[in-house]
RNA sequence: UUCUUAUCAAGAGCAGGCGGAGGGACCAGCCCGAUGAAGCCCGGCAACCGGCGUAAUAGCACGGUGCUAAUUCUUGCGGAAACGUAAUUGUUUCUGAGAGAUGAGAG
Numbered sequence: 001u002u003c004u005u006a007u008c009a010a011g012a013g014c015a016g017g018c019g020g021a022g023g024g025a026c027c028a029g030c031c032c033g034a035u036g037a038a039g040c041c042c043g044g045c046a047a048c049c050g051g052c053g054u055a056a057u058a059g060c061a062c063g064g065u066g067c068u069a070a071u072u073c074u075u076g077c078g079g080a081a082a083c084g085u086a087a088u089u090g091u092u093u094c095u096g097a098g099a100g101a102u103g104a105g106a107g
Base pairs, nucleotide, nucleotide: 001107002106003105004104005103006102007101008100013042016041017040018039022032023031024030026076028074029073043068044067045066048064049063050062051060052059072099077096078095079094080093081092082091083090
């Protein structure tokens, strides 16, 4: 880097430390940020893999990851329903895909 597969509506620092301006993948929005962004450390959450454990579930959270504003913040291509318009168009909700993220496996 590519492929397969599972999950993505819950949870986690309102007085933690260092740090200093950016961040939320991308597009368009809309947000967060000097009452302090990214990043690092500590703490916490979860329990995908391993481990322990059980008759099997459950459970533990020891090891490997992951996560820790907003539904994967919304949206990007389709479908359905409702409302509205003379009609095109529009608005809202639901839904499938795509894209993305993370784990596990494979090349």

Predicted 3D model of a 107-nucleotide RNA (SAM riboswitch aptamer (S box leader)). The sequence was found by an Rfam model in a public genome assembly. The prediction has a mean pLDDT of 84. Of the family's consensus pairs, 91% are formed in the model.